[in-house]
Context: one part of a larger RNA
Molecule: small-subunit ribosomal RNA, 3' major domain
Organism: uncultured bacterium
RNA sequence: UGACGGGGGCCCGCACAAGCGGAGGAACAUGUGGUUUAAUUCGAUGAUACGCGAGGAACCUUACCCGGGCUUGAAAUGCAGAAGACGUACCUUGAAAAGGGUAUUCCAGCAAUGGUUUCUGUGUAGGUGCUGCAUGGUUGUCGUCAGCUCGUGCCGUGAGGUGUCGGCUUAAGUGCCAUAACGAGCGCAACCCUCAUCAUUAGUUACUAACAGUUAAAGCUGAGGACUCUAAUGAGACUGCCGUCGUAAGAUGCGAGGAAGGUGGGGAUGACGUCAAAUCAGCACGGCCCUUACGUCCGGGGCGACACACGUGUUACAAUGGGAGGUACAGCAGGUUGCUACUUGGCGACAAGAUGCUAAUCCGUAAAACCUCUCCCAGUUCGGAUAGGAGUCUGCAACUCGACUCCUUGAAGCUGGAUUCGCUAGUAAUCGCGCAUCAGCCAUGGCGCGGUGAAUACGUUCCCGGGCC
Numbered sequence: 001u002g003a004c005g006g007g008g009g010c011c012c013g014c015a016c017a018a019g020c021g022g023a024g025g026a027a028c029a030u031g032u033g034g035u036u037u038a039a040u041u042c043g044a045u046g047a048u049a050c051g052c053g054a055g056g057a058a059c060c061u062u063a064c065c066c067g068g069g070c071u072u073g074a075a076a077u078g079c080a081g082a083a084g085a086c087g088u089a090c091c092u093u094g095a096a097a098a099g100g101g102u103a104u105u106c107c108a109g110c111a112a113u114g115g116u117u118u119c120u121g122u123g124u125a126g127g128u129g130c131u132g133c134a135u136g137g138u139u140g141u142c143g144u145c146a147g148c149u150c151g152u153g154c155c156g157u158g159a160g161g162u163g164u165c166g167g168c169u170u171a172a173g174u175g176c177c178a179u180a181a182c183g184a185g186c187g188c189a190a191c192c193c194u195c196a197u198c199a200u201u202a203g204u205u206a207c208u209a210a211c212a213g214u215u216a217a218a219g220c221u222g223a224g225g226a227c228u229c230u231a232a233u234g235a236g237a238c239u240g241c242c243g244u245c246g247u248a249a250g251a252u253g254c255g256a257g258g259a260a261g262g263u264g265g266g267g268a269u270g271a272c273g274u275c276a277a278a279u280c281a282g283c284a285c286g287g288c289c290c291u292u293a294c295g296u297c298c299g300g301g302g303c304g305a306c307a308c309a310c311g312u313g314u315u316a317c318a319a320u321g322g323g324a325g326g327u328a329c330a331g332c333a334g335g336u337u338g339c340u341a342c343u344u345g346g347c348g349a350c351a352a353g354a355u356g357c358u359a360a361u362c363c364g365u366a367a368a369a370c371c372u373c374u375c376c377c378a379g380u381u382c383g384g385a386u387a388g389g390a391g392u393c394u395g396c397a398a399c400u401c402g403a404c405u406c407c408u409u410g411a412a413g414c415u416g417g418a419u420u421c422g423c424u425a426g427u428a429a430u431c432g433c434g435c436a437u438c439a440g441c442c443a444u445g446g447c448g449c450g451g452u453g454a455a456u457a458c459g460u461u462c463c464c465g466g467g468c469c
Base pairs, nucleotide, nucleotide: 008469009468010467011466012465013464015460016459019423020422021421022420023419026315027314028313029312030311031310032309033308034306035305042053043052064301065300066299067298068297069296070295076124077123078122079121080120081119082118083117087104088103089102090101091100092099093098106115107114108113126290127289129288130287131286135284136283137279138278139277140275142273147186148185149184150183151182152181153162154161155160166177167176168175192267193266194265195264197235198234199233200232201231202230203229207224208223211222212221213220238261241255242253243252244251245250304442317416321375322374323373324372325371326370327369334363335362338357339356342353343352344351345350382413387408388407389406390405391404392403393402429452430451431450432449433448434447435446
């Protein structure tokens, strides 16, 4: 000077408390450990690994294993030499990669030569091999916590201190006052995006108040520029005004006005640094290692195994519910190798035909909710695992190892021990919808969107983490 204390003081945070809903028990999905295996590729391991890298493992991917091939090599490039091919089509061997055979077969230029392809030789290649404790870059975490420093001055022999402390205040080292300090920088805040209000401009593909036409109905049509909306520019909120408290900063008021009130809600934004934190497998890169193999091509298998253990989820255990019928109301997005109206066939997944849309134009029924009926507390009309059969679709190919549909089957499970997690408002809970990846999909995951819509916070003694003295 720091760090630490079961030392003290002050303060904060879903940290506790007050509440609501979960996990821990069941079945399944998924990740991990372990075990097994020819291989179950590799990495991530308290918080900060474990639905993580992977925003898609049947082949490919793929790095692993077995087998069959190649060795200037799958791709790129320099030089020398050779050939006129390379390739394509057919036949043949083969699991394929690939090998053999037959047919056909270069371009420009008068030429020299040049281009192009293949082969031979050679210099380079190639490596998801090792080291993240040699590194760059990027990332997690403390933590969106309020801190971390510098110049000059002053103090101290010096390390260092001061400033940055003290009082008040703030979400904040945010400010005010005081002051051997005076200033400044990186952070805070603001500037950026988005949502909430209004105005102006614009008016198609969106809209429809007035006028007119048409229809079974309908902005369907003329028309309109009012409204909604779209998307650009502005306005608006600043403790600005009032009362009270205060020297001030500021605090407070079911005060005003206002769509919004004290940071209006949300996002992006992450200081100096910490953990030799993570990543050599995204990429780059030093060093080391392999070079007829640790490179590379192909076929098949594996990454999907299963006495078990853990994490994260989905579905439930039911009546605030299950089933049947009827009636409503979204938003974000996506679509030409695509989204598909409509018709027909099929119980259905879907198929066949056909139409519109390169999209505010065409496409896609939201579900919970509400109304009526039923079930009557039961392992059930709860629950749907597992299993048998029959199918659909994608794809060269669904055996290992896809999703979906129909019929049958109908397991565990009656609210879960110790313990533990999330959340303070349009939040939790609950309900569906969309997207990326993608031929298809193991998505119950991830990222978004809207619908319905709570309870509680006395307070800071205690647990955890953090800040200042």